[in-house]
Molecule: c-di-GMP-I riboswitch aptamer
Organism: Pseudalkalibacillus salsuginis
RNA sequence: AAUGAUAAAAGGCAAACCCGUUCGAAAGUCGGGGACGCAAAGCUACGAAUCUAAACCAUCUCGAUUAGGAUGGCAUGACCGUCGGGCCGCUCAA
Numbered sequence: 001a002a003u004g005a006u007a008a009a010a011g012g013c014a015a016a017c018c019c020g021u022u023c024g025a026a027a028g029u030c031g032g033g034g035a036c037g038c039a040a041a042g043c044u045a046c047g048a049a050u051c052u053a054a055a056c057c058a059u060c061u062c063g064a065u066u067a068g069g070a071u072g073g074c075a076u077g078a079c080c081g082u083c084g085g086g087c088c089g090c091u092c093a094a
Base pairs, nucleotide, nucleotide: 004092005091012038013037017033018032019031020030023028036081042087043086044085046084047083048082050078051077056073057072058071059070060069061068
């Protein structure tokens, strides 16, 4: 010094699940509890994967004044604890 690592020290984050007078059509998000774990499990939605499908489109059904229901498609939605990219950061034994 970090393109390396988590031995030690100091700390950090917070899965499932539960509660909620949070938001949302949903996926999810927010707050509290709780710790499965994480050397970036810090930030970023830039690329991909995955999830959802309100609106919209198509078809069917129903009806005949408007409407309603079902199926399928589709992110502009979500997700950084799915992977990759970008940016920032603690420590320094082997």